[in-house]
Parts: sequence; C1' cells; structure tokens
RNA sequence: GCCGCCUUAGCUCAGCUGGUAGAGCAAUUCACUCGUAAUGAAUAGGUCGCCGGUUCGAAUCCGGUGGGCGGCU
Repeated sequence: GCCGCCUUAGCUCAGCUGGUAGAGCAAUUCACUCGUAAUGAAUAGGUCGCCGGUUCGAAUCCGGUGGGCGGCU
C1' cells in the first nucleotide's frame, strides 16, 4: 500500500430483506433470611464510533472518516 471482518447499555453480544433499540451478566431498590449468599420482583442505564447523503422514516442502505483484528505484498 491492497483486501476482508468488527464497531449497539459498565462487560459479552443479538437486532443487518428500513418502521418506537433488546437479551444475558453486572449495578440499584424491594421481598425472602437471625445475617450473608442464592432465589424472586422491579428500576435505571445507549444522540447504535464520527461526519454527510438517500428516504415520509436509517442501528439497518450509500459515500467519507476514526479505532480494532486478520490476510496479501
């Protein structure tokens, strides 16, 4: 330098044939317990890496760009 893949909640990832953004774990509160753990219930947490375009509508499609991983030279 070229090619491919990844980028979404604190962490690991779904959601990728456009239509209000989710799960598990973690956190907080409550219940249970003599107490803790476990278990059950509830709550909070994300401008979907960034900038722009298309569209009535974009995490999703298109262009550019940042970061990470791998391959080739």
Molecule: transfer RNA
Organism: marine sediment metagenome